C1' cells in the first nucleotide's frame, strides 16, 4: 500500500408497544342484600406483569470462514517379507496380503482467531411501537 466469509443462524437481553390474557376504572343486568360476587359492554399501557416484537455497532451457543497441530483414512515413491503366476530350475517380470518409508491434497479429529464500530430527519411492516426493516444507508470523525 492492497485485499476479505469481519458471514449465517438459534435462544435470550437492553429496549418496545397494546392484538390476546391478566390488572385497574365506568356503565348495565343477575344474585345477594350494600361489603360484595358473576355476566356483558366500554375505557385505560403515566398498569411492575404473561403472550407478542426485538439489536451491525448487546450476550451466549451452533454452523461457516481463516491459521496451526496430532492421529487416522484417501493419493503417491522406494525397499523388505510372504503367497500365487511365470521357468527344467533360479532370476527378471506381473498380481495380491502385510511391514516400513517419501510426497501431496482433501475429509475427519483437535487448538486458537473471527477485529473495529459516531450516527440522524424521514419512511415501512405488524394490533402497535421500538435499539425491528430501509441501514455498517445519508451525514460526521
Nucleotide at each position: 500500500c492492497a485485499a476479505a466469509a469481519g458471514g449465517g443462524u438459534u435462544u435470550c437481553u437492553a429496549g418496545g408497544g397494546u392484538u390476546c390474557c391478566g390488572g385497574c376504572c365506568u356503565g348495565c343486568c343477575g344474585c345477594a342484600g350494600u361489603g360484595g360476587u358473576g355476566g356483558c359492554a366500554g375505557g385505560u399501557g403515566c398498569c411492575u406483569g404473561g403472550u407478542c416484537c426485538g439489536a451491525g455497532a448487546g450476550a451466549a451457543g451452533c454452523c461457516g470462514c481463516c491459521a496451526g497441530c496430532u492421529u487416522g483414512c484417501c493419493c503417491u515413491u522406494g525397499c523388505c517379507c510372504c503367497u500365487g503366476c511365470g521357468u527344467u530350475g533360479u532370476c527378471a517380470g506381473c498380481a495380491g496380503c502385510g511391514g516400513u518409508u517419501u510426497u501431496a491434497u482433501g475429509c475427519a479429529u483437535u487448538u486458537g482467531g473471527u477485529a473495529c464500530a459516531c450516527g440522524g430527519c424521514g419512511g415501512g411492516a405488524u394490533a402497535a411501537a421500538a435499539g425491528c426493516c430501509c441501514g455498517g444507508g445519508a451525514g460526521g470523525a
Predicted 3D model of a 141-nucleotide RNA (Guanidine-I riboswitch aptamer) from Shackletoniella antarctica.
Rfam family: Guanidine-I riboswitch aptamer. About the family: This family represents a conserved RNA structure found upstream of the ykkC and yxkD genes in Bacillus subtilis and related genes in other bacteria. The function of this family is unclear although it has been suggested that it may function to switch on efflux pumps and detoxification systems in response to harmful environmental molecules.
Taxonomically the source falls in Shackletoniella (Bacteria, Bacillati, Cyanobacteriota, Oculatellaceae).
Model confidence (mean pLDDT): 79 of 100.